Small-subunit ribosomal RNA from an uncultured bacterium, 1477 nucleotides, folded computationally. RNAcentral holds the sequence, with entries from ENA and SILVA. The coordinates come from a structure-prediction model, not an experiment, and the mean pLDDT is 83. Its Rfam family is "Bacterial small subunit ribosomal RNA".
[in-house]
RNA sequence: AGAGUUUGAUCAUGGCUCAGAGUGAACGCUGGCGGCGUGCUUAACACAUGCAAGUCGAACGGUAACAGAUAGAAGCUUGCUUCUAUGCUGACGAGUGGCGCACGGGUGAGUAAUGUAUAGUUAAUCUGCCCUUUAGAGGGGGAUAACAGUUGGAAACGACUGCUAAUACCCCAUACUCCUUUCUGCUUAAUGCAGAUUGGGAAAUGUUUUUUCGCUAAAGGAUGAGACUAUAUGGUAUCAGCUUGUUGGUGAGGUAAUGGCUCACCAAGGCUACGACGGGUAAGGGGCCUGAGAGGGUGACCCCUCACAAUGGAACUGAAACACGGUCCAUACACCUACGGGUGGCAGCAGUAGGGAAUAUUGCACAAUGGGCGAAAGCCUGAUGCAGCAACGCCGCGUGCACGAUGAAGGCCUUCGGGUCGUAAAGUGCUUUUUUGGGAGAUGAGCAAGGACAGUAUCCCAAGAAUAAGUCUCGGCUAACUACGUGCCAGCAGCCGCGGUAAAACGUAGGAGACGAGCGUUAUCCGGAUUUACUGGGCGUAAAGCGCGUGCAGGCGGUUCGGCAAGUUGGAUGUGAAAGCUCCCGGCUCAACUGGGAGAGGUCGUUCAAUACUACCGAACUUGAGGGCAUCAGAGGAAGGUGGAAUUCCCGGUGUAGUGGUGAAAUGCGUAGAUAUCGGGAGGAACACCAGUGGCGAAAGCGACCUUCUGGGAUGUUCCUGACGCUCAGACGCGAAAGCUAGGGUAGCAAACGGGAUUAGAGACCCCGGUAGUCCUAGCCGUAAACGAUGUAGACUUGGCGUCGGUGGGUUCAAAACCAUCGGUGUCGAAGCUAACGCGAUAAGUCUACCGCCUGGGGACUACGGCCGCAAGGUUAAAACUCAAAGGAAUUGACGGGGGCCCGCACAAGCAGCGGAGCGUGUGGUUUAAUUCGAUGCUACACGAAGAACCUUACCCAGGUUUGACAUACAGGUGGUAGGAAUCCGAAAGGUGACCGACUCGUAAGAGAGCCUGAACAGGUGCUGCAUGGCUGUCGUCAGCUCGUGUCGUGAGAUGUUCGGUUAAGUCCGCUAACGAGCGCAACCCUCGCUGCGUGUUACAAGUGUCACGCGGGACCGCCGGUAUCAAGCCGGAGGAAGGUGGGGAUGACGUCAAGUCAGCAUGGCCUUUAUAUCUGGGGCUACACACACGCUACAAUGGUCGGUACAAUGGGUCGCUAAGCCGCGAGGUAGAGCCAAUCCCCAAAGCCGGCCUCAGUUCAGAUCACAGGCUGCAACCCGCCUGUGUGAAGUCGGAGUUGCUAGUAAACGCGCGUCAGCUAUAGUGCGUUGAAUACGUUCUCGGGCCUUGUACACACCGCCCGUCACGUCAUGGGAGCUGGUAACACCUGAAGCCGGUAGCCUAACCGAAAGGAGGGCGCUGUCGAGGGUGGUGCUGGUGACUGGGACGAAGUCGUAACAAGGUAACCAAGGGCGAA
Repeated sequence: AGAGUUUGAUCAUGGCUCAGAGUGAACGCUGGCGGCGUGCUUAACACAUGCAAGUCGAACGGUAACAGAUAGAAGCUUGCUUCUAUGCUGACGAGUGGCGCACGGGUGAGUAAUGUAUAGUUAAUCUGCCCUUUAGAGGGGGAUAACAGUUGGAAACGACUGCUAAUACCCCAUACUCCUUUCUGCUUAAUGCAGAUUGGGAAAUGUUUUUUCGCUAAAGGAUGAGACUAUAUGGUAUCAGCUUGUUGGUGAGGUAAUGGCUCACCAAGGCUACGACGGGUAAGGGGCCUGAGAGGGUGACCCCUCACAAUGGAACUGAAACACGGUCCAUACACCUACGGGUGGCAGCAGUAGGGAAUAUUGCACAAUGGGCGAAAGCCUGAUGCAGCAACGCCGCGUGCACGAUGAAGGCCUUCGGGUCGUAAAGUGCUUUUUUGGGAGAUGAGCAAGGACAGUAUCCCAAGAAUAAGUCUCGGCUAACUACGUGCCAGCAGCCGCGGUAAAACGUAGGAGACGAGCGUUAUCCGGAUUUACUGGGCGUAAAGCGCGUGCAGGCGGUUCGGCAAGUUGGAUGUGAAAGCUCCCGGCUCAACUGGGAGAGGUCGUUCAAUACUACCGAACUUGAGGGCAUCAGAGGAAGGUGGAAUUCCCGGUGUAGUGGUGAAAUGCGUAGAUAUCGGGAGGAACACCAGUGGCGAAAGCGACCUUCUGGGAUGUUCCUGACGCUCAGACGCGAAAGCUAGGGUAGCAAACGGGAUUAGAGACCCCGGUAGUCCUAGCCGUAAACGAUGUAGACUUGGCGUCGGUGGGUUCAAAACCAUCGGUGUCGAAGCUAACGCGAUAAGUCUACCGCCUGGGGACUACGGCCGCAAGGUUAAAACUCAAAGGAAUUGACGGGGGCCCGCACAAGCAGCGGAGCGUGUGGUUUAAUUCGAUGCUACACGAAGAACCUUACCCAGGUUUGACAUACAGGUGGUAGGAAUCCGAAAGGUGACCGACUCGUAAGAGAGCCUGAACAGGUGCUGCAUGGCUGUCGUCAGCUCGUGUCGUGAGAUGUUCGGUUAAGUCCGCUAACGAGCGCAACCCUCGCUGCGUGUUACAAGUGUCACGCGGGACCGCCGGUAUCAAGCCGGAGGAAGGUGGGGAUGACGUCAAGUCAGCAUGGCCUUUAUAUCUGGGGCUACACACACGCUACAAUGGUCGGUACAAUGGGUCGCUAAGCCGCGAGGUAGAGCCAAUCCCCAAAGCCGGCCUCAGUUCAGAUCACAGGCUGCAACCCGCCUGUGUGAAGUCGGAGUUGCUAGUAAACGCGCGUCAGCUAUAGUGCGUUGAAUACGUUCUCGGGCCUUGUACACACCGCCCGUCACGUCAUGGGAGCUGGUAACACCUGAAGCCGGUAGCCUAACCGAAAGGAGGGCGCUGUCGAGGGUGGUGCUGGUGACUGGGACGAAGUCGUAACAAGGUAACCAAGGGCGAA
């Protein structure tokens, strides 16, 4: 520091995801040791048990217990035991009293400010214990607990009577610098200070070992605390208004103290967009985590503050509490009970139950540190120090080290050679951290004693490699790869995505990588994310400029001078606790950890100074702004009036059968007279031409003419004011169309609606009608793709060309040109900007000010709530859930029922056909035991097959064989061996086997070959052409496809290859940021046509020839004319056998179709191995209702038939072609000459001449069938061909549609060949004979090429894609309601308690001689008051029949809305209608 993911690729936008660090964690697998830390994040849920706050006898009365002493008594063991008495002593239960219990410890419920942090104020305060100073402590008094007695109660706990003490309580005296009353002086911002004066107030003759410790008053300190102020401290506006003690005053009360803190009265204030009030969430800080930082997140452990102590309320005591282990009351819960009544509060330490993914011992000790009490010893202390449990975290150590190759065995892989685990192991030597055993043994402890930890740390000795390695990953991101298994299954997955038979992605194994006593996963936070942008983003098209204006608050603001010093800047200073962080130095062997020192840390305070800028105050200025004067243009607005053209309607005339409408029609209108045409009239709406990227307006918008009223603007002048300005949340106004309300109006047009068409349907497009509406008046609505998709204002920055309005110059008779300038409106472009497109003085450039808005797509221009509206609806505006994209610009393609140019037997023009018939062949389908397999639009279908009777043959049935029909190598065996073979069995294969009987080398042993056996292996037309090679088809013999360098572009890419001509051609020329080149085109090659030469066997007319073979020549737009950019070329002509590639062939670019072929061959993988191999016989591939394809023969007279007669070429031939002759009607037979071929053989038909037939199912046509023959072959039954005779079917030129062909071509005619024993060949491939017609032309069909355009397509239109409906799942809105929570309100009731009152009762201290009083207590009572009850209400959850839409789901249904002109351009707003779009 980045990376992956939208695309065919690209750039940018934008989200999602990953790599890092962290955690009080949890889970999975694993686990040796130690040190230091940490450990209920959930139920502030409930708690059994134990402990967590006591202490002081040096305050007191005392003596229940213990020990002792003294005295007495008794017993005996004569110095002991027991008993009694005495508080006498040590001490001490309970009690009075003092101090403590407000600390320490826990928790985070509440709290959004009564809190916290920082800085201040307190002239508005208190402060026990502690310290310092000053002064004092004189005289008295009355009670009371304990205790004793009586007594109530189960208990808890009391009641009465009596006794007693104090450092308990009370009175008097004295007293200041204390409090208080009044006054004076000084002073302050202020309630301050000093002095005088009135009244008032104290104590424990205590205690004690006689030295202390205590007591009282005052002043001060220290510490702690209270109160107040400023600033900071989360989110919500779908919370916008809140408030009656509320805001202030006066007085009083209250407090330590200010204050509505409380009360009475008076006034009517106070807070709020700088967010009041409300609702939701939350203890705050130091810090911690992360980050480069700014920030973001967090608030465990440690420290500070706050709050709380079952829930709620209240006070008491006290220096301090409204008090965790105090009191009272209420409530809930739990426990005890004798039912009368009582008791309790672990959010202290352990622990239990419960909850939960989850969090420890009912441990030891006060030895240390600290705390309480005490004079002290000491006691108490779950604070604390330690130990236990837990890999929960951080840190450290170890699980050995060295040598060791035959690179062992074994595993895995393999191209079978080897590679790898791997020096790894084994083995040899060494060491002992750790472990185990034994021994020694601390520091922590101070003046002394005292050690929980602990026989711990540590040290010494011994033993022995011994006791100790896992986890995750290995497709990319991301380090690490193979095999097998599986076969869209099982599974994986953080994102992209893997898995459908060769998975580096699943599972296992081997290997590898990473980390290591841990490793992964999950959760969460920061980072990456500049993805909320202060640092540091954007808004024309990606999300994003409000439809437009006016304008308050707010923000910002021209020039000059002076002042001030708030902001700002600098210095000094205070504070920012400690811990933490950074640096340095130390201590534990190191480290973690820890000690010391320094530094850092701020929107902080105080003070001094500076004055450029900003603010503020004052004075001035004119350029911003506004005004005056003069001139000008204009569909700017409102009202009133006027006009003509046109449509429609009405009346009348002429006139007759149609008209109208469409792609074509029909509905409609018309003989009751339409349309057409002429004249007259009515009415409403809109204003042709002018008219223009012309004008005006803020936008919406504004268009005949005239008048009135009225807004704004421009120019000129530089006369006036003197910053008066810019922007603008909220607010207010305007705001197309549609729509709404009321009243008018209605010619045309026209939602809805009716009808006619179209269509599969047509709820549409088209046509005929037609109502709201469109128009006017008054009012609402408030939205549009309200767009320049571009907020307003200002400044600055090269230019060109238009246009509108003005001014100046210039010119003229007057003008127009022209020059300059201001304002508006366009276009092209510089720099610059931009992702690109593009923008470019009218900026999207460079800057300034202010406002609005955006933060992935969908859900959602939605729901709920609020506001507005008569309604329609508008505005504001979420969440759950879901996806990994959605979207922008540009690129290359492909496509278009887009455009342009061009080509092709593509159409057209022609000729002949096919499609109808019969037959042949192939295919589908069906059938079958099998009808083997493949080919399937063009590019399968007379195709593989250049030839299925057996064979072929792969299929079926049946019968056999198993190292095999065939190959290689090894081992063993074999000499009458290999081989041949009579006979017999059998359908054959095969089996049996008399008999016959070998070969090569040789060193003469034997070896090879052969045969047999065994085990390797053979074999497979079994599967996969979607694992492949090779070959082939097709686009297409179309003219294209690319590269190098350069240039352009951020890039994909472009350019070149486009453009203008031209060509059959990317052929050539010209131009040109391109210049060249390659594969294609053309040419080179073969063949035919003319010709020269040579040769001439076997040809012939017998030599200047024909013909054959070979080598040459010839054609190049070369020549002439025209045309052209005088280029390429084109047109015409001459000559020539041939003329513009002369005809034909071979030749097939980059690529496309996962095109075809595993069955031609080859080949990976899989499968099979007495069978899917192999052999044999028979059958099948030849089936047959039917459908299609390719053909043949015909339908006849341009013919058929009979007779005569003429002319080819290519080819083939020895297991062959076969002549003459003879036989047969013929197929053929016989015969065998000749020929290994220019020698011999096979060789024409249509044609021509003549006769007959005369338009008919025929003398056409020949299918089918019968009989008789011939040929091939082992064999023609299934299933061959040919001949003869007879038979004589369909068919009379073929619907929609469709094929071939442009010249020696089509058509017609025959001939040859391959395959082949034969042939179902009418097929295929060649050859010659005869020999046409037509092409105006490119509108249309098909295919193709180039350019361009649109695109939401890229599997590329056989694309993409929308909505309803149906089914399933999920979340959510509404919903009659039902049910919780919470908050305030109204009324009733009202505990404890403080405060107040008081007629009852009680009453030691003081007064009084007494009576009595003062004072106090109890009781009663009033205000307040927690809670409870009743009632309605607000907010917020859960649930709910039914219902609305939404999202997602496998290849469901219906249509085809959108993307191309998407087939009616699409889209926005609105109304109505409709299965859906």